RNAcentral holds the full RNA, with entries from ENA. Small-subunit ribosomal RNA, 5' domain from an uncultured prokaryote, 473 nucleotides, folded computationally. The coordinates come from a structure-prediction model, not an experiment, and the mean pLDDT is 86. Rfam family: Bacterial small subunit ribosomal RNA.

Context: one part of a larger RNA
RNA sequence: GAACGAACGCUGGCGGCAGGCCUAACACAUGCAAGUCGAGCGCACUCUUCGGAGUGAGCGGCGGACGGGUUAGUAACGCGUGGGAAUAUACCCUUUUCUACGGAAUAGCCUCGGGAAACUGAGAGUAAUACCGUAUACGCCCUUCGGGGGAAAGAUUUAUCGGUGAAGGAUUAGCCCGCGUCUGAUUAGAUAGUUGGUGGGGUAAUGGCCUACCAAGUCUACGAUCAGUAGCUGGUUUGAGAGGAUGAUCAGCAACACUGGGACUGAGACACGGCCCAGACUCCUACGGGAGGCAGCAGUGGGGAAUCUUAGACAAUGGGCGCAAGCCUGAUCUAGCCAUGCCGCGUGAGUGACGAAGGCCUUAGGGUCGUAAAGCUCUUUCGCCAGAGAUGAUAAUGACAGUAUCUGGUAAAGAAACCCCGGCUAACUCCGUGCCAGCAGCCGCGGUAAUACGGAGGGGGUUAGCGUUGUUC
Numbered sequence: 001g002a003a004c005g006a007a008c009g010c011u012g013g014c015g016g017c018a019g020g021c022c023u024a025a026c027a028c029a030u031g032c033a034a035g036u037c038g039a040g041c042g043c044a045c046u047c048u049u050c051g052g053a054g055u056g057a058g059c060g061g062c063g064g065a066c067g068g069g070u071u072a073g074u075a076a077c078g079c080g081u082g083g084g085a086a087u088a089u090a091c092c093c094u095u096u097u098c099u100a101c102g103g104a105a106u107a108g109c110c111u112c113g114g115g116a117a118a119c120u121g122a123g124a125g126u127a128a129u130a131c132c133g134u135a136u137a138c139g140c141c142c143u144u145c146g147g148g149g150g151a152a153a154g155a156u157u158u159a160u161c162g163g164u165g166a167a168g169g170a171u172u173a174g175c176c177c178g179c180g181u182c183u184g185a186u187u188a189g190a191u192a193g194u195u196g197g198u199g200g201g202g203u204a205a206u207g208g209c210c211u212a213c214c215a216a217g218u219c220u221a222c223g224a225u226c227a228g229u230a231g232c233u234g235g236u237u238u239g240a241g242a243g244g245a246u247g248a249u250c251a252g253c254a255a256c257a258c259u260g261g262g263a264c265u266g267a268g269a270c271a272c273g274g275c276c277c278a279g280a281c282u283c284c285u286a287c288g289g290g291a292g293g294c295a296g297c298a299g300u301g302g303g304g305a306a307u308c309u310u311a312g313a314c315a316a317u318g319g320g321c322g323c324a325a326g327c328c329u330g331a332u333c334u335a336g337c338c339a340u341g342c343c344g345c346g347u348g349a350g351u352g353a354c355g356a357a358g359g360c361c362u363u364a365g366g367g368u369c370g371u372a373a374a375g376c377u378c379u380u381u382c383g384c385c386a387g388a389g390a391u392g393a394u395a396a397u398g399a400c401a402g403u404a405u406c407u408g409g410u411a412a413a414g415a416a417a418c419c420c421c422g423g424c425u426a427a428c429u430c431c432g433u434g435c436c437a438g439c440a441g442c443c444g445c446g447g448u449a450a451u452a453c454g455g456a457g458g459g460g461g462u463u464a465g466c467g468u469u470g471u472u473c
Stems, first nucleotide, its partner, number of pairs: 001473004006469005013345006019338002021303001026301003030298003035062003040059002043056005069256003078181007087173002092169005098163002100134004110123005140149003154161003182228003189219003194216008231253004235246004258279005281292004309335001311334003317331001318329004348378004358369004382414001383410006392400001417462005422443003428457005438445002
């Protein structure tokens, strides 16, 4: 000098754009953040112009694996980059096949119970795009090449939405490898499923991934193992560069979801707002037993030098469901708070010497603040008041918002501070103090004329900021 997710002190007019718990991955009151479909199904109820329309719980389907948060763990094929073969892929696209015949249940509802509650038992009985069987099989799978196995679902109103098998595509994901990826040797040896092989199991798939047997390997001073620290990258910052430091916001990837473990469902999870077990904590309880998980958006307590509203809207973009109308969406778009940063604008312009008054200095003549003020003549950016009023979205629909912007009016009217003045380093005198009080980044200053302390006048610098502190180069 530059930079900052900054903080603190003094001060503070406006706008645009951005940013805003870096600390306790500490604990959380309250509200909201994932629903939707009656064009899958039966039932109950309401309204009815008797055509129908709607509501509710439940079964069923799709979605809750996305979106949003955080950085605890992780030194790892985790990430970055470049390759690879032994894979899966709901919804979507293309091609093609089929969509036949039956059956048994069950929730809701009703009856009878248990329980404080959460919830739950028995009986009767009902539907489906829920479940099961049979038939069929262009492709498909297995095969000892003889053969064997395996599917489906209908709905509304008359044109659609679906269902099944197969092939291909697209997308996404899993797996493997080369190279790169912090510090410590005051960590030198580490390793038994360990290294390899064969058979088997398991997986969508390769593989000690697992298992039985066999062999004795494998890594390591080119740093194994151990310990510490840490999410990685695009980037950011500094620097002429090389390099150093860093990884907030935005984007990609990974990991996590009170702590630890586990699987279920599913195309996809070992699942933030799903389930089970254990633990800690909090809450309810009739003491028998139950409920919960903000590292979602707001918000509270706590910690801290320190970091915002318990806001509006689905209008746009996007997502889920739905044939659609539409519903949901704290994603998102907006508004609110904060000089936290960057950028822009303003706090007036011209004229005005009797160099006014006053302050300060003085050699007492004067000098200086100083054209500065007053006065005169103008202007109205911003602000304030009033009127008009968009784009964003159009066939219709605007939270923002009567916002941006435009027009008229108003009156110089409402708007300047902070730090410094010994040298480095731009800027000097007086008074007070007297090694005191104090200053200080370094050198240093102060013990009676201190340009260095405190005040004043004057001056210098930056300016809605200025200075200090912290960190990096």